[in-house]
Parts: sequence; C1' cells; structure tokens
RNA sequence: CUCUGCUCAGAGCACACCCCGCGAAAGCGGGGGCCGCAGAGCCGCGACGCUAAGUCCGCCCAUCGGGUGGAUACGCGAGUCGGGCCGCCAGA
Repeated sequence: CUCUGCUCAGAGCACACCCCGCGAAAGCGGGGGCCGCAGAGCCGCGACGCUAAGUCCGCCCAUCGGGUGGAUACGCGAGUCGGGCCGCCAGA
C1' cells in the first nucleotide's frame, strides 16, 4: 500500500417506540431507547424511493375566494444501492 472481516482490544453510532422543539408533509434537531451497524463516519455526484407547501392543468361550489383530482423538488432519505473523501483493530 492492497485485500479480507474468522479471531482480539478499546471505543463509536443508534431502528422501532416515547418526550420536547422545527416543518405543509416527507422528515430533521435534542433527550431517552438499544433493532441492528466494520465505515450506521463525512459528501445529495448518479440511480432509486418518500413528501407536495408553492407552481401548473382539470373539475365542483361560487363574490373575493373556497374545495377537490392530477403533474411537478426547488424539500427529504448517507440506516436503499452505487460513487468520492477520510479513518480504528486484527489477519493475509
């Protein structure tokens, strides 16, 4: 330096759920929690997925306006997969 995660050490993260806060929502932050994780560390670059406030189109009621259906990410998911960067231990 590369590969691997059978074994060892010391740590780390934190699913569901609960509480508080933010958000239209998806979801996010903090505390608890402990499903799991060898990158479950960081980066939305590609794919995929989630949501649809706003916008556009249609319909209905109709006075401004309201309701409703569809499309849409400029919003999210790094614990969906791939990619990039950095990194612990052990073995080869």